[in-house]
């Protein structure tokens, strides 16, 4: 210094639910709020689940896998 890993510290994100808005819808955005998270940052590549104006188009990254960038440094 880096990898594996995840103690401590500094911070970070934000489930359910409520309000407003957008969308046919799954759902998304903003505010409140915290169930939790070492990537709960990002990417729709694979699997999966869901929606519809259903031969197709879309949503979910806090479902699993994968890719990629990143804070700290004990055992």
């Nucleotide at each position: 210094c880096a990898a594996u890993c995840g103690a401590a510290a500094a911070g970070g994100c934000a489930a359910a639910c409520c309000c407003u808005c957008u969308g046919u819808g799954a759902a998304g955005a903003g505010g409140g709020g915290a169930c939790g998270c070492a990537a709960a940052g990002c990417c729709a590549c694979g699997g999966g689940a869901c929606u519809c104006c259903c031969a197709g188009a879309g949503u979910c990254a806090g479902c699993c896998g994968g890719g990629u960038c990143g804070c700290c440094g004990a055992a």

This is a predicted structure of a 75-nucleotide RNA (c-di-GMP-I riboswitch aptamer) from an Acidimicrobiaceae bacterium.
Rfam family: c-di-GMP-I riboswitch aptamer. Its family is annotated with cyclic-di-GMP binding in the Gene Ontology.
The sequence was found by an Rfam model in a public genome assembly.
The model forms 100% of the base pairs in the Rfam consensus.